[in-house]
RNA sequence: GCGGAAGUAGUGUAGUCUGGCAUCACAGGAGCUUCCCAAGCUCCUAACCCGGGUUCAAAUCCCGGCUUCCGCA
Numbered sequence: 001g002c003g004g005a006a007g008u009a010g011u012g013u014a015g016u017c018u019g020g021c022a023u024c025a026c027a028g029g030a031g032c033u034u035c036c037c038a039a040g041c042u043c044c045u046a047a048c049c050c051g052g053g054u055u056c057a058a059a060u061c062c063c064g065g066c067u068u069c070c071g072c073a
Stems, first nucleotide, its partner, number of pairs: 001072007010026003020056001028044005049065005
């Protein structure tokens, strides 16, 4: 230099193909339960790498960029 894959709450992830309320778990907070702790149950907090475009509507499609990984040279 060329090609490919990935980037989503504090952490790990689903969703992207085929555009339409962003999922689950852990963590954190509150409550219930318990003599206390743990466990269990309920509720809550918090996220789409950045910029632009298309669209009524973009995590998803298009263009550019950044980072990481893999392959080729």